[in-house]
RNA sequence: UGCAAGUUUCAGGGAAGGUGAGAUUCCUUACUGGCGGUAACGGCCGGACCGGCGCAUAACGAUCCGUGCCGGAGCCCGCGCGCCGAGAAUACGGCUGAUUUGGUGAGAUUCCAAGGCCAACGGUUACAGUCCGGAUGAAAGAAACGGAGC
Numbered sequence: 001u002g003c004a005a006g007u008u009u010c011a012g013g014g015a016a017g018g019u020g021a022g023a024u025u026c027c028u029u030a031c032u033g034g035c036g037g038u039a040a041c042g043g044c045c046g047g048a049c050c051g052g053c054g055c056a057u058a059a060c061g062a063u064c065c066g067u068g069c070c071g072g073a074g075c076c077c078g079c080g081c082g083c084c085g086a087g088a089a090u091a092c093g094g095c096u097g098a099u100u101u102g103g104u105g106a107g108a109u110u111c112c113a114a115g116g117c118c119a120a121c122g123g124u125u126a127c128a129g130u131c132c133g134g135a136u137g138a139a140a141g142a143a144a145c146g147g148a149g150c
Base pairs, nucleotide, nucleotide: 002150003149006145007144008143009142010141015029016028017027018026030130031129032119033118034079035078036077037076041071042070043069044068045066046065047064048063050061051060074117075116082095083094084093085092099115100114101113102112103111121133122132123131
């Protein structure tokens, strides 16, 4: 210095209107997007080189580079959550949503533009991503501490 054990904290967003006896569930319009990975994009930092000004340096601007740092996909990959089975069980087995077209390029389901699509279970005077509930829960994981063992 790192790894394992261990500890602590944190870890989900979003609505108005219309119809109706009745809908935050239908219709219209709007809005939201868990965690890790990838990522040609963006920012920062550092370096090289060039430029105008200038005696010169710094600073400034353009281009290029990176062993650097940070951010970056709801629909690409994986995971969590959830559901089903079995079970003494937090172990185990299974299931689990949605993307096209155009542009640039050597290369993009990730960039740019336009459009499309998806969203567990239970509840409900009427069908729910946005209301209520399990849930003051669980958890992918994140950060910090720790480190006598390796």
A computed fold for a 150-nucleotide RNA from Bifidobacterium bombi DSM 19703, annotated as FMN riboswitch aptamer (RFN element).
The RNAcentral record of the sequence draws on Rfam and Ribocentre.
Of the family's consensus pairs, 100% are formed in the model.
The same sequence occurs in records of 2 taxa.
Its Rfam family is "FMN riboswitch aptamer (RFN element)". Its family is annotated with FMN binding in the Gene Ontology.